Glycine riboswitch aptamer from Microvirga thermotolerans, 91 nucleotides, folded computationally. RNAcentral holds the sequence, with entries from Rfam. NCBI's taxonomy places the organism under Bacteria, Pseudomonadati, Pseudomonadota, Hyphomicrobiales, Microvirga.
[in-house]
Order: sequence, then structure tokens, then C1' cells
RNA sequence: UUGAUCCCCGCGGGAGAGACCGGACGGAACGUCCGGCGCCGAAGGCGCAACCGCCCCGGAAACGCUCAGGCCAAAGGACCGCGCGGGAGCU
Repeated sequence: UUGAUCCCCGCGGGAGAGACCGGACGGAACGUCCGGCGCCGAAGGCGCAACCGCCCCGGAAACGCUCAGGCCAAAGGACCGCGCGGGAGCU
């Protein structure tokens, strides 16, 4: 210096499912809290393992569970894209 990779930052996109019922507080709310029933999967977590890898060790899904989270909007959001942004390490 070049080009892939990873992390962080910024910007854009980004689904599903309750504006449910009862009670308390409150002037009131699509507000907060408690309880009940129903539901969702794409933060996180746990499980299975196709596959990767030299056996072991290890890694490993958007599959499964629904602990956590969520069920108007907003926020959050896996993931995707972009950057004469930052960093790591390799060639």
C1' cells in the first nucleotide's frame, strides 16, 4: 500500500402475537403496579445436531423450548445493506 475477515461506531431497512379480563393508585390516559386467561419468536438464555474440525476437546441454525422478553403506536429488535468512520489481525 492492496484486498477479503472480525469487533466497535454512525446511517438506512427490519417480522410475529391482546388497544384482553378483574383489582389497586390516579383528575385522566393507549399511565404504573398486582392477579388471571390467551398468544408470539428475531434481544438474551437453554436444548437437539445436519455440518466443520485430526480421534478427543471444541465450534455450530432463523430448528425446538418459551426461563427471560414481547403482543396499537413509540422504543427495542435477530438479521441485511451502506461508510474517502475507528480498531484488531492476515495476505
Rfam family: Glycine riboswitch aptamer. From the family's description: This family represents the bacterial glycine riboswitch. The coordinates come from a structure-prediction model, not an experiment, and the mean pLDDT is 76.